[in-house]
About this RNA
This is a predicted structure of a 72-nucleotide RNA (transfer RNA) from a sheep gut metagenome. Its Rfam family is "tRNA". By type it is a transfer RNA. Its mean pLDDT, the model's own confidence on a scale to 100, is 81.
RNA sequence: GCGCAUGUAGCUUAAUGGAUAGAGCGUUUGCCUCCGGAGCGAAAAAUACGAGUUCGAUUCUCGUCAUGCGCA
Numbered sequence: 001g002c003g004c005a006u007g008u009a010g011c012u013u014a015a016u017g018g019a020u021a022g023a024g025c026g027u028u029u030g031c032c033u034c035c036g037g038a039g040c041g042a043a044a045a046a047u048a049c050g051a052g053u054u055c056g057a058u059u060c061u062c063g064u065c066a067u068g069c070g071c072a
C1' cells in the first nucleotide's frame, strides 16, 4: 500500500428496516440484616464519526477513523 472482518452502557453482548435500543455482570441508592453481601426494589449509563437512500436506519450504501487478520 491492497483486501477482508469488527466497532452498541464501565465490561460482555442482543436487536427481520418499524414498540420507550433489551439483557447479564458492574456502579449508585433504598429496604432488609447484629455485621457483611447474600437477597429484594429503584436509578444512571450506549448504537465510533460524517454523509446518503428511505415515510422510517443499530440494521442498507459511501467516505473517514480505530482495532484485528491476510497478502505484498
Stems, first nucleotide, its partner, number of pairs: 001071007010025004018055001027043005048064005